Overview:
Predicted 3D model of RNase P RNA and transfer RNA as a complex of 481 nucleotides. Rfam match: Bacterial RNase P class A. Rfam's curators write: Ribonuclease P (RNase P) is a ubiquitous endoribonuclease, found in archaea, bacteria and eukarya as well as chloroplasts and mitochondria.
RNA sequence: CGAGCGGGCCGGAUGAUCGCGGGGUCCCCUCCGGGGGGCUUCGAGGAAAGUCCGGGCUCCGCAGGGCGCAGAGGUGGGUAACGCCCACCGGGCGCAAGCCCAGGGAAAGCGCAACAGAGAGCAGACCGCCGAUGGGCCCCUUCGGGGGUCACAGGCAAGGGUGAAACGGUGGGGUAAGAGCCCACCGCGGGGUCGGUGACGCCCCCGGCACGGCAAGCCCCUCUGGGAGAAAGGCCGAAUAGGGAAGGACGGACGCCCCCCUCGGGGGGCGCCCACGGCGUGGCCCGCGCCGCAGGACUUCCGGGUUGGCCGUUCGAGGCCGCCGGCGACGGCGGUCCCAGAUCGAUGAUCAUCACGCCGCGGCAGCCGCCGCGGCGCACAGGACCCGGCUUACAGGCCCGCUCGCCGC
RNA sequence: CGCGGGGUGGAGAAGUGGUAUCUCGUCAGGCUCAUAACCUGGAGGUCGAGGGUUCGACUCCCUCCCCCGCUA
Numbered sequence: 001c002g003a004g005c006g007g008g009c010c011g012g013a014u015g016a017u018c019g020c021g022g023g024g025u026c027c028c029c030u031c032c033g034g035g036g037g038g039c040u041u042c043g044a045g046g047a048a049a050g051u052c053c054g055g056g057c058u059c060c061g062c063a064g065g066g067c068g069c070a071g072a073g074g075u076g077g078g079u080a081a082c083g084c085c086c087a088c089c090g091g092g093c094g095c096a097a098g099c100c101c102a103g104g105g106a107a108a109g110c111g112c113a114a115c116a117g118a119g120a121g122c123a124g125a126c127c128g129c130c131g132a133u134g135g136g137c138c139c140c141u142u143c144g145g146g147g148g149u150c151a152c153a154g155g156c157a158a159g160g161g162u163g164a165a166a167c168g169g170u171g172g173g174g175u176a177a178g179a180g181c182c183c184a185c186c187g188c189g190g191g192g193u194c195g196g197u198g199a200c201g202c203c204c205c206c207g208g209c210a211c212g213g214c215a216a217g218c219c220c221c222u223c224u225g226g227g228a229g230a231a232a233g234g235c236c237g238a239a240u241a242g243g244g245a246a247g248g249a250c251g252g253a254c255g256c257c258c259c260c261c262u263c264g265g266g267g268g269g270c271g272c273c274c275a276c277g278g279c280g281u282g283g284c285c286c287g288c289g290c291c292g293c294a295g296g297a298c299u300u301c302c303g304g305g306u307u308g309g310c311c312g313u314u315c316g317a318g319g320c321c322g323c324c325g326g327c328g329a330c331g332g333c334g335g336u337c338c339c340a341g342a343u344c345g346a347u348g349a350u351c352a353u354c355a356c357g358c359c360g361c362g363g364c365a366g367c368c369g370c371c372g373c374g375g376c377g378c379a380c381a382g383g384a385c386c387c388g389g390c391u392u393a394c395a396g397g398c399c400c401g402c403u404c405g406c407c408g409c
Numbered sequence: 410c411g412c413g414g415g416g417u418g419g420a421g422a423a424g425u426g427g428u429a430u431c432u433c434g435u436c437a438g439g440c441u442c443a444u445a446a447c448c449u450g451g452a453g454g455u456c457g458a459g460g461g462u463u464c465g466a467c468u469c470c471c472u473c474c475c476c477c478g479c480u481a
Stems, first nucleotide, its partner, number of pairs: 001405010012354007020043010045380001049391002052389005057229004064286004069225005074088005089103001090101004104220002109218002111214002126160002128156003133153002135150006168186006187209001188207005194201002233311004243302005251274002254271007276292006318337008356377009411479006419433004427464001435451005457473005
């Protein structure tokens, strides 16, 4: 200098005029509800976004069991928690820095694999290889048999070919030809020593291969999950008739009291238990809690009224700086700061100067370039209970570390 | 706030792991004096975008974009 990898950060500045929302303070007006004005102070983001995860907070009849459903899924750690982050392990890619991985189970079961191909899942023989065994034919024969040939029966799966995938791979031995048939190494499975918290790694021994792929197909295993969400929820105010229609459970035991009585019993009331009906637990059942039996709980539909204010609400797992612990995510301690709170929803507009980028013209300059003038551009996008993440969008720019290549010293 | 459904030639739809199909439209030819209808043949597809799983993706999974609808 070129190519590249990883990480962090900024994302306009100043002034003037007009304007908006919140807080404080002072003044004025008031029908006491409030309204107006002055001064001062604060006023969007790295993603405020998508709402994809996790939590805080609040409420529900404390959330117990079973089935179902949804989600997570290498190991260890961080954290309030997570599907996030860090470190490591294993696999893949890259010369490297480094990047990527939904990364449990396929010897529990079911299922899938088009086309091609002989054969696609307890496989198979198209081309091919062989002539050991049986057979046909020919020759020789010491009549025991031997040799040759054919490839009918048969043996084989090395090589070719199909495919994404062909029932371990490479090499050697072996054989009629072959084959884990035998051997070495690799792969696979089982066992053991050592190292590591662990995932796992190194080494040794055994097994001749039996056990291919897909679980982001069903499924199995382990773990996690009660539900709803700021229109949560609370208080005040206003309004109103608790309106109309339809449906809706007619059980039993015991105890006490009262009444009747033909002394057998019958009726009524209350309590309690079981059953039944309903509501709640936003999939179901049990359980649990509450309500209810005809003056009827509750459900559905129709109709009517209100539809305002305050709290929740912004000081918080908070920001910044320093020290310490840790490889790191992060944690601990100390100091310091207060930093939006609208509720039809406030941050805007115009002008000037500067900064940054691009273009044009002119001047200077050996080159890189520098100066002046003019023009254009300056992104993505905006809180709504709060926080931690992820994902996505983004003009332009800055910084740090590292790798590879080339050149010079 | 909490959810559901969808995106496939110009239009409307089917396809839910294996060459992307149908109807209408369109183009060319035929029939007709001519048009329509009818007959024959053809063209036309980033399957909303990107990534992943798989031998193979419209289909399965993730992220994003757009459209429609429900709840008060």